[in-house]
The prediction has a mean pLDDT of 81. The RNA shown here (transfer RNA) has 76 nucleotides and comes from an uncultured Gemmatimonadales bacterium. Rfam family: tRNA. Gene Ontology term of the family: triplet codon-amino acid adaptor activity. The family's RNA type in Rfam is transfer RNA.
RNA sequence: UGGCCCGUAGUGUAACUGGCAACACGCUUGGCUCUGGACCAAGAGAUUCCAGGUUCGAACCCUGGCGGGCCAACCA
Numbered sequence: 001u002g003g004c005c006c007g008u009a010g011u012g013u014a015a016c017u018g019g020c021a022a023c024a025c026g027c028u029u030g031g032c033u034c035u036g037g038a039c040c041a042a043g044a045g046a047u048u049c050c051a052g053g054u055u056c057g058a059a060c061c062c063u064g065g066c067g068g069g070c071c072a073a074c075c076a
Base pairs, nucleotide, nucleotide: 001072002071003070004069005068006067007066010025011024012023013022019056027043028042029041030040031039049065050064051063052062053061
């Protein structure tokens, strides 16, 4: 320098061929328990990396950028 892949809640992952962003763990509150764990119930938590474009409608498609990984090239 070029090519490819990835980026979604605190963490790990889902989300059909574009149509209400979900699950587990964790967190908070309550129940249960002598207490804790486990278990049960409820709840909070997301500018889907950023900025544009297409579309009635974008996590998803297109363009540019940012970050991470892999490969190749270059220099020595």